RNAcentral holds the full RNA, with entries from ENA, Greengenes and SILVA. Predicted 3D model of a 530-nucleotide part of an RNA (small-subunit ribosomal RNA, 5' domain) from an uncultured bacterium. Its Rfam family is "Bacterial small subunit ribosomal RNA".
Context: one part of a larger RNA
RNA sequence: GACGAACGCUGGCGGCGUGCUUAACACAUGCAAGUCGAACGGUGAAGGGAUCAGCUUGCUGGUUCUGGAUGAGUGGCGAACGGGUGAGUAACACGUGAGUAACCUGCCCCCUUCUUCUGGAUAACCGCAUGAAAGUGUGGCUAAUACGGGAUAUUCUGCGCCUGCUGCAUGGUGGGUGUGGGAAAGAUAUCGUUUCGGUGGGGGAUGGGCUCGCGGCCUAUCAGCUUGUUGGUGGGGUGAUGGCCUACCAAGGCGGUGACGGGUAGCCGGCCUGAGAGGGUGGGCGGCCACACUGGGACUGAGACACGGCCCAGACUCCUACGGGAGGCAGCAGUGGGGAAUAUUGCACAAUGGGCGCAAGCCUGAUGCAGCGACGCCGCGUGAGGGAUGGAGGCCUUCGGGUUGUGAACCUCUUUCGCCAGUGAAGCAGGCCCGCCUCUUUUGUGGGUGGGUUGACGGUAGCUGGAUAAGAAGCGCCGGCUAACUACGUGCCAGCAGCCGCGGUAAUACGUAGGGCGCGAGCGUUGUCC
Numbered sequence: 001g002a003c004g005a006a007c008g009c010u011g012g013c014g015g016c017g018u019g020c021u022u023a024a025c026a027c028a029u030g031c032a033a034g035u036c037g038a039a040c041g042g043u044g045a046a047g048g049g050a051u052c053a054g055c056u057u058g059c060u061g062g063u064u065c066u067g068g069a070u071g072a073g074u075g076g077c078g079a080a081c082g083g084g085u086g087a088g089u090a091a092c093a094c095g096u097g098a099g100u101a102a103c104c105u106g107c108c109c110c111c112u113u114c115u116u117c118u119g120g121a122u123a124a125c126c127g128c129a130u131g132a133a134a135g136u137g138u139g140g141c142u143a144a145u146a147c148g149g150g151a152u153a154u155u156c157u158g159c160g161c162c163u164g165c166u167g168c169a170u171g172g173u174g175g176g177u178g179u180g181g182g183a184a185a186g187a188u189a190u191c192g193u194u195u196c197g198g199u200g201g202g203g204g205a206u207g208g209g210c211u212c213g214c215g216g217c218c219u220a221u222c223a224g225c226u227u228g229u230u231g232g233u234g235g236g237g238u239g240a241u242g243g244c245c246u247a248c249c250a251a252g253g254c255g256g257u258g259a260c261g262g263g264u265a266g267c268c269g270g271c272c273u274g275a276g277a278g279g280g281u282g283g284g285c286g287g288c289c290a291c292a293c294u295g296g297g298a299c300u301g302a303g304a305c306a307c308g309g310c311c312c313a314g315a316c317u318c319c320u321a322c323g324g325g326a327g328g329c330a331g332c333a334g335u336g337g338g339g340a341a342u343a344u345u346g347c348a349c350a351a352u353g354g355g356c357g358c359a360a361g362c363c364u365g366a367u368g369c370a371g372c373g374a375c376g377c378c379g380c381g382u383g384a385g386g387g388a389u390g391g392a393g394g395c396c397u398u399c400g401g402g403u404u405g406u407g408a409a410c411c412u413c414u415u416u417c418g419c420c421a422g423u424g425a426a427g428c429a430g431g432c433c434c435g436c437c438u439c440u441u442u443u444g445u446g447g448g449u450g451g452g453u454u455g456a457c458g459g460u461a462g463c464u465g466g467a468u469a470a471g472a473a474g475c476g477c478c479g480g481c482u483a484a485c486u487a488c489g490u491g492c493c494a495g496c497a498g499c500c501g502c503g504g505u506a507a508u509a510c511g512u513a514g515g516g517c518g519c520g521a522g523c524g525u526u527g528u529c530c
Stems, first nucleotide, its partner, number of pairs: 001529003005526005012380006018373002020338001025336003029333003034077003039074002042070001047066009084291003094215007103208002108204005114198002116150004125140006156181011186196002217263003224254003229251008266288004270281004293314005316327004344370001346369003352366001353364004383413004393404004417471001419466005427457001430454009474519005479500003485514005495502002
C1' cells in the first nucleotide's frame, strides 16, 4: 500500500459498487420454462340477437341463432439458452498460434427445385376392472403439419466404366455414362396471381467436434514405468481421425530436458504490490472448462449422455391400508447446522434480453428496481464572521502566575444535509388500438400524420417554499523507533509491550486526570499478500 474481511469503541446524509472465503452439509414453503386454437379431435365460456315464462318493469330462468374464450389431450418449437457452484481435474482442462484433403451445425440470410397418390392406427372421450395412493390394465369410437406405403426428382447418395485439371502424403475437384436408393403438409381469409409454412439441393453466417506446436505448481525422503502397453494388418464403431474397440502379428513405447508415483489446485483476461524485473492472487465482471444427492447408463434430439428429463444401484428424508410409492435449492428468497463472519420467504415485466406465437399476447427470481450491512471507494455536513492585555470551572504552579483559550458567553449572518409542505420528471426510442393521407403494378406491406393507451422504481430524483444554529464527533496514541508532557495513584504488585524494553517509593513506558499529537464518520486491533 491492498482486502469479498472479522473484532473493539463510535456512528449524520447521499451516490456507485459489493456481501457464506467455513459444511459440493441437510433442506420446510413459495416461485425460477413455457408457449402455439393461424397443426388437430374435442369442450364449447363471456358477450350479442330473436323468442317464451315468471314477475321485485328491468331483472331472473329456459329454447334457439351467433360468438369464439379455452381446462385436459394429440402435435410443433423451446426446454442443451439463460441462472448456480468450484467438488473433481496437473489434463490439449486452459492460454496462445496453427490444422481439419478427417467433420457436424435446428432457428437465421441468399440462390434454386418440387409441394403428387394413398393407407392404417392412437390419445382425448365413453365404459369395465384393479390399487390406500402413485397409478395401471382392458373393450369401443375419432383427428392431424402425428405415423406408414407408393409415384416423380438434380449428380443428393452407393457401386462400376471412360476422361480433364490439380495438390501438401493419405488425396482434392470437374465432365460423360450405366445401375441401385432417397422427398413433401398443410393452415389461413379482406375470398386475392394472399400470407405463413413443408421437401430436395447449393452457398453464407453462427455455434461446435477432433488434432498438433509452445507456455504456466511443489516433491527424488517417488527412479524406473507400461501389456491395449508401442506399432502393423483385417474388421467394427463414430458426424469424423485414431488402440476408440476387437482378432491376429511384431516387441516395442516413455524416462535425469524428471517418466511413474505422491501432494496441492479449476485455467485465463485481469487484480494487488513494485521504479522495473519480479512476487502474490484468480472474490466481483467477461471468456473457456467441469459438476448438478453419490456412482453408472443410455433414450430423444440439429445439439445432452441433459441442474428443475428417464432407467439402475447406493446413502438419506417423507407418505403408506406394509403390498408399495415420492424426493433432490452448487436457481431466487428463506430455514437448521458449521463458523470470527456474509442480506429480503420484497416489487415489476415499464426498460434490455430470451422462449413460443402472424399477431394480440403469455412466460421469464435472466434482468430492471427496492430492502438490509460504514463492507469498500467517493462526495457533503455537524456552521460562518466578529469577540478579552483573557469570565467561571478544570489542571499545573516557584503562589507571582501559567494553561485550557477566540475556546465559551455575547453580537451579526447563512440554512447545505436532515425535518415539514407544495410541485414534479427523463427513462416511452418504441409497442398496441382507432382514424386519415401517400408510394411501390392492386392488396398485403412500407412511409407520414392525428387521437387514445402503456412506468416496477415512485409522488422517487429534481425544483420551490417554511422554521430554527437549530437534529449530527469520535477513535487511537504521547520512552526511542514516531508527531505529541505534566500531576496524582501504584510500588518487580497491578499491569504494559510491534522491537528495544518499562514497573522493586518522586514511573513523560502501568492506572486516572489535565494538556497535547494524528486521523476523522470513522479510528484502532487481528489475519493475509507485495